[in-house]
RNA sequence: CACUUAUCAAGAAAGGCAGAGGGUAAUGGCCCGUUGAAGCCUUGACAACCUAUCCAGACUUUGUUUGGAAAAGGUGCCAAUUCCAUCCUGUUUGUGUCUGUUCAGCCUGGCGAAACGGGAGAGAUAAGUC
Numbered sequence: 001c002a003c004u005u006a007u008c009a010a011g012a013a014a015g016g017c018a019g020a021g022g023g024u025a026a027u028g029g030c031c032c033g034u035u036g037a038a039g040c041c042u043u044g045a046c047a048a049c050c051u052a053u054c055c056a057g058a059c060u061u062u063g064u065u066u067g068g069a070a071a072a073g074g075u076g077c078c079a080a081u082u083c084c085a086u087c088c089u090g091u092u093u094g095u096g097u098c099u100g101u102u103c104a105g106c107c108u109g110g111c112g113a114a115a116c117g118g119g120a121g122a123g124a125u126a127a128g129u130c
Base pairs, nucleotide, nucleotide: 002129003128004127005126006125007124008123013043014042015041016040017039021032022031023030026086027085028084029083044078046076049074050073051072053069054068055067056066057065058064059063082122087119088118089117090116091115092114093113096111097110098109100107
């Protein structure tokens, strides 16, 4: 790098150095930033993916597995839903638009716009395989 599985609407600060960018594919937006971005360091917090520990249960019983607790270790993470949208699809809405019909309206069908859902794709993190 690739593949598999799970999660992604919650949560979480200060100080020092530094000095202009950043929001993790691309594009378009929209935000954050000299009232100090990215990055590095120190301390702290959040969380519960893996490991160790404890409690309860189940089973094919010195193991496997489910739930809970706690948070020492390994990661991660500490603006905004993965900041929003893009691809497919559903529902709803209108003195939007076109067509058929009609004096007109209603109505049928198509297109477009908006809102709210579902799915996919991409991405991130963890564990495992290679």